Context: one part of a larger RNA
RNA sequence: UUGGGCGUAAAGCGCGUGUAGGCGGCCUUGCAAGUUGGGUGUGAAAGCCCUCGGCUUAACCGAGGAAGUGCGCCCAAAACUACAGGGCUUGAGUACCGGAGAGGGUGGCGGAAUUCCCGGUGUAGAGGUGAAAUUCGUAGAUAUCGGGAGGAACACCAGUGGCGAAGGCGGCCACCUGGACGGAUACUGACGCUGAGACGCGAAAGCGUGGGUAGCAAACAGGAUUAGAUACCCUGGUAGUCCACGCUGUAAACGAUGAGCGCUAGGUGUUGUGGGUGUUGACCCCCGCAGUGCCGCAGCUAACGCAUUAAGCGCUCCGCCUGGGAAGUACGGCCGCAAGGCUAAAACUC
Numbered sequence: 001u002u003g004g005g006c007g008u009a010a011a012g013c014g015c016g017u018g019u020a021g022g023c024g025g026c027c028u029u030g031c032a033a034g035u036u037g038g039g040u041g042u043g044a045a046a047g048c049c050c051u052c053g054g055c056u057u058a059a060c061c062g063a064g065g066a067a068g069u070g071c072g073c074c075c076a077a078a079a080c081u082a083c084a085g086g087g088c089u090u091g092a093g094u095a096c097c098g099g100a101g102a103g104g105g106u107g108g109c110g111g112a113a114u115u116c117c118c119g120g121u122g123u124a125g126a127g128g129u130g131a132a133a134u135u136c137g138u139a140g141a142u143a144u145c146g147g148g149a150g151g152a153a154c155a156c157c158a159g160u161g162g163c164g165a166a167g168g169c170g171g172c173c174a175c176c177u178g179g180a181c182g183g184a185u186a187c188u189g190a191c192g193c194u195g196a197g198a199c200g201c202g203a204a205a206g207c208g209u210g211g212g213u214a215g216c217a218a219a220c221a222g223g224a225u226u227a228g229a230u231a232c233c234c235u236g237g238u239a240g241u242c243c244a245c246g247c248u249g250u251a252a253a254c255g256a257u258g259a260g261c262g263c264u265a266g267g268u269g270u271u272g273u274g275g276g277u278g279u280u281g282a283c284c285c286c287c288g289c290a291g292u293g294c295c296g297c298a299g300c301u302a303a304c305g306c307a308u309u310a311a312g313c314g315c316u317c318c319g320c321c322u323g324g325g326a327a328g329u330a331c332g333g334c335c336g337c338a339a340g341g342c343u344a345a346a347a348c349u350c
Base pairs, nucleotide, nucleotide: 004321005320006319007304008303012318014201015200016199017198021194022193023192025088026087027086028085029084030083033081034080035077036076037075038074039073040072041071042070049065050064051063052062053061054060091191092188093187094186095185096183097182098181103177104176105175106174107173108172109171110154115149116148117147118146119145120144121143125136126135162169163168206247207246208245209244210243211242215241216240220236221235222234223233258317259316260315261314262313263312266295267294268293269292270291271290272289273288274287275286276285299306300305323350324349325348332343333342334341335340
């Protein structure tokens, strides 16, 4: 519960595609369901309200009237909504040209570095720390040079730079592929917005099968530290991190800010692109569109702050909140191989 809210107090689903539903541009014709006006019927009695009357008064009671915001039917109106017909182009979309981009997928290639192996030089240390020790090394380590193997990640460029719906994306090349943006015309003619369910995507960790494993590294072992040290530091080290396929479906999945549209001072930086002045080679300068930052007015806000990328002013649709704990738990249901996830209480207590 016809109320107030959701950046930080409780509250925006992690993100998208989209079903039902809700909502929906401009002009015109019709209809009359909604809507509006009028009429009529009904709206029991009692009660409420008005007038009059009866108990000495009042309460109480009696009579009459009014009202009864509602519903049915009839007539009328046609602005708005709905419906039906016709038209339009500004919303939306299509075609064309152009460049930007770590957007996605597959395959291939490259160099630096770490580790390991082989060989050369070379000799007693190396490594590590606050200091040490565990550890490695005369069976030749560390250092250095040459060669080889293999895996993973791509220094500089690199930027409050770019791309993507979000998660996220960074060496180079090729192929396949999605979206956005700018420009100029033509075309379609409201084809739109949102979106309960549903479906898909979804970091890391984790799980299944098979492969791979250089470095790193939960667990684990050892050395230290310490009163202890199941830690922080050190030496090792297995899952894992990587690949393929399948599952899981969570997060401070954050801008802690749902999506769409319109309106409301400016200043400054930057990315993409167009136009103008100019040189006619680029830059600079002016104007525009799209993105991304900072500052700031009005306004908003409990304050902090937000401020044309709104948390301002409005409209549409969805989601969510309703004192703290118990608890995002129990039970049930659904999903999952499991781990667990989703949905989601109460007793009791303050």
This is a predicted structure of a 350-nucleotide part of an RNA (small-subunit ribosomal RNA, central domain) from an uncultured bacterium. Its Rfam family is "Bacterial small subunit ribosomal RNA".